A computed fold for a 382-nucleotide RNA from a Candidatus Zixiibacteriota bacterium, annotated as Bacterial RNase P class A. Its Rfam family is "Bacterial RNase P class A". The family's RNA type in Rfam is ribozyme. Model confidence (mean pLDDT): 76 of 100. The model forms 88% of the base pairs in the Rfam consensus. The gene name in the source record is rnpB. Taxonomically the source falls in Candidatus Zixiibacteriota (Bacteria, Pseudomonadati).
RNA sequence: UCGGUGGGCGAGGCGGCCGCGUCUCGAUCGUGGAUCGGGAUGAGGAAAGUCCGGGCUCCGCAGAGCAGGGUGCCUCCUAACCGGAGGGCGGAGAAAUCCGACGGAAAGUGCGACAGAGAACUACCGCUCCGUGCGCCACGCACGGUGCAAGGGUGAAAAGGUGGUGUAAGAGACCACCGGCAUCUUGGGUGACCGAGGUGGCCGCGUAAACCCCACCCGGAGCAAGGCCAAGCAGGGAAGAGGAGUGCUCGCUCCGCCUAAUUCCCGGGUCGGCUGCAGGAUCGUCUGGGCGACCAGGCGACCAGAUCAAUGGCUGCCGCUCCGUACGUCCCCGCCCGGGGUGCUACGGGGAACAGAACCCGGCUUAUCGUUCGCCGAUCCU
Numbered sequence: 001u002c003g004g005u006g007g008g009c010g011a012g013g014c015g016g017c018c019g020c021g022u023c024u025c026g027a028u029c030g031u032g033g034a035u036c037g038g039g040a041u042g043a044g045g046a047a048a049g050u051c052c053g054g055g056c057u058c059c060g061c062a063g064a065g066c067a068g069g070g071u072g073c074c075u076c077c078u079a080a081c082c083g084g085a086g087g088g089c090g091g092a093g094a095a096a097u098c099c100g101a102c103g104g105a106a107a108g109u110g111c112g113a114c115a116g117a118g119a120a121c122u123a124c125c126g127c128u129c130c131g132u133g134c135g136c137c138a139c140g141c142a143c144g145g146u147g148c149a150a151g152g153g154u155g156a157a158a159a160g161g162u163g164g165u166g167u168a169a170g171a172g173a174c175c176a177c178c179g180g181c182a183u184c185u186u187g188g189g190u191g192a193c194c195g196a197g198g199u200g201g202c203c204g205c206g207u208a209a210a211c212c213c214c215a216c217c218c219g220g221a222g223c224a225a226g227g228c229c230a231a232g233c234a235g236g237g238a239a240g241a242g243g244a245g246u247g248c249u250c251g252c253u254c255c256g257c258c259u260a261a262u263u264c265c266c267g268g269g270u271c272g273g274c275u276g277c278a279g280g281a282u283c284g285u286c287u288g289g290g291c292g293a294c295c296a297g298g299c300g301a302c303c304a305g306a307u308c309a310a311u312g313g314c315u316g317c318c319g320c321u322c323c324g325u326a327c328g329u330c331c332c333c334g335c336c337c338g339g340g341g342u343g344c345u346a347c348g349g350g351g352a353a354c355a356g357a358a359c360c361c362g363g364c365u366u367a368u369c370g371u372u373c374g375c376c377g378a379u380c381c382u
Base pairs, nucleotide, nucleotide: 001378002377003376004375005374006373007372008371009370010369012318013317014316015315016314017313018312020042021041022040023039024038025037026036027035028034029033044354048365049364051363052362053361054360055359056222057221058220059219068218069217070216071215072214073087074086075085076084077083088102089100090099091098092097103213104212108211109210110207111206112205124152125151126148127147129145130144131143132142133141134140160178161177162176163175164174165173179203180202181200182199183198184197185196186195187194188193226275227274228273229272235266236265237264238263239262242259282301283300284299285298286297287296288295289294320351321350322349323348324347325346326345330341331340332339333338
């Protein structure tokens, strides 16, 4: 210098002017609130996707079974997790490093493109023996039967591998070694697992993010949860002038009944408002423990709460970065001239991403700009 690989950090700083949300203080109108002024405060590392998990709330406090879903090496962390840390095993890579739903295929079922006889109790070519027939008769060919799976061929994959014994030909049929599996003993490790030794021919394809089996976990719905207040309209109840009717022969008074305007009350509850709703598995810092995820303690801080939805616009200085010009330093073209490279300074111009809270929190994933620190490899110079 180039290529690869793994982490950390930041998300410009300080002001001015105008504007917006929330809280608070003051004034005015008025007391629902509105206006004006002062002060404080106002997005993120992902606020995103809504993919997991939890808090909180309601559903007969939620127990058992079935269905359904999820998870699946070990130990640990955590409120919990399809999360994280450290390890084991397997795979990729030259390495740093990365990836893995990583229980069971000997319970059963299904599936395995093309090719191939066959993808599973194989038989196309082939090997062996027997019988019959033919012929150029110790041999060969054809047909039928028996045994076999060594060799050939197909395929991603063909019934452990190599060598031998054996046989008519063969075969783990038998033997030696190698590989795998099962089982026993033993050493190490909390454990997954690793190492050593013995025994058994046990060698029965692959596939379970196919059905399935085994083990463990999961009740449902969600802040439009839920709670409180409550116009208007409709409903129910009470009071109710006047008027009509009726009882008594008539008149008047009283009483009973019905009823309009109006007034009051009641429950449910619409519009609407308040709450839930910002002090929490919170943040910062220090100390201690742990390889680490994380835990414990001390001190300090209060850090957005909108609901058509605020957090914006313009601008000054400084900082970062890119380009151009000028001067200077150093290096190279052997030197001068001229040219090129390099970094600093000055001036001018440009650039700064992804993206916007909506009950809260822990993760994962995705998007994105800059910066920095390791590690691996290659090349050049000293």